Record summary: Large-subunit ribosomal RNA, domain VI from a Candidatus Sericytochromatia bacterium, 267 nucleotides, folded computationally. Rfam family: Bacterial large subunit ribosomal RNA. The organism belongs to Candidatus Sericytochromatia, within Bacteria. Model confidence (mean pLDDT): 84 of 100. The full RNA is in RNAcentral, with records from ENA.
Context: one part of a larger RNA
């Protein structure tokens, strides 16, 4: 900017594009077949694994620098307690979420085609032969499909559905300008994300944030009281980021900005 108005969805794919595509060991079959023996199979069934990819965090770890706790030092908060601040987050012990591997779960499946090399059937030219000349068949990790993703700028711009809806002005007229329609921007946000994008909410509201209330994480707080002669106890305390639920208290509120009128046909 284009897909012959202007938006909102849906689902389909082109001799379209990319990914995947692996290999081993072990039990059977069978100590069969083969072979004088030594030795030892093919096809067919099963089990575990290796590297690689892929989603994921319920388990095992790991990080978690605005969680909890412990601690020397120094500086301050008038002292005592009680913090706070600096030195790698002082240093050390954990540790929610989230991200993650070392974890866990899954994947490479085809008795589908067509086909190399190969190996065949009928079978002439050449009364024989020959797998070739007409004909026609087996046959590979490879090659078409199948599998996963992706794709309408595939200018061949596709299909489908649903939503506004032919306004005002200038101009022959293409067009310009202007309010509007559905919708957009706009705001509060995070499963998204460097920005854009996307994806959920926007008071007919649980989007964030506050309170609550549980999950969890530290390891039982300080002042004072009581109780003990004392440790200690009252204290499963008390603080706590990101987790799940409820709850409109606060904030998405008012409001404000963009945003179509085209093209064929008949008359």
């Nucleotide at each position: 900017c284009g897909u012959a108005a202007g938006a909102g969805g849906u689902g389909a794919g082109a001799g379209g594009a990319g990914g995947a595509g692996u290999c081993g060991u072990c039990u059977u079959u069978a100590g069969u077949a083969c072979g004088a023996g030594a030795g030892g199979a093919c096809c067919g069934a099963g089990a575990c694994g290796a590297a690689c990819c892929g989603a994921c965090c319920g388990c095992c770890g790991g990080u978690g620098u605005a969680c909890g706790a412990g601690u020397g030092g120094u500086u301050c908060u008038g002292c005592c307690a009680a913090g706070a601040g600096c030195a790698g987050u002082g240093c050390u012990c954990c540790g929610u979420a989230g991200c993650u591997g070392c974890g866990u779960c899954g994947g490479g499946a085809g008795c589908g085609g067509a086909u190399a090399a190969g190996c065949g059937c009928u079978g002439a030219a050449a009364g024989c032969a020959u797998a070739u000349a007409a004909g026609u068949g087996c046959g590979a990790a490879g090659c078409c499909c199948a599998c996963c993703u992706u794709a309408a700028g595939a200018u061949g711009a596709g299909u489908u559905c649903u939503c506004u809806g032919a306004c005002u002005g200038a101009g022959u007229a293409a067009u310009c300008a202007g309010g509007u329609a559905a919708g957009a921007c706009c705001c509060a946000c995070g499963a998204a994300g460097a920005u854009a994008a996307u994806g959920u909410g926007g008071u007919a509201g649980a989007u964030a944030g506050g309170c609550u209330a549980c999950a969890g994480g530290u390891g039982u707080a300080g002042a004072a009281a009581c109780a003990g002669u004392g440790a200690u106890g009252u204290u499963a305390a008390a603080c706590c980021g990101a987790g799940u639920a409820g709850u409109a208290c606060u904030a998405a509120u008012a409001g404000g900005u963009c945003g179509a009128g085209c093209g064929u046909u008949u008359g």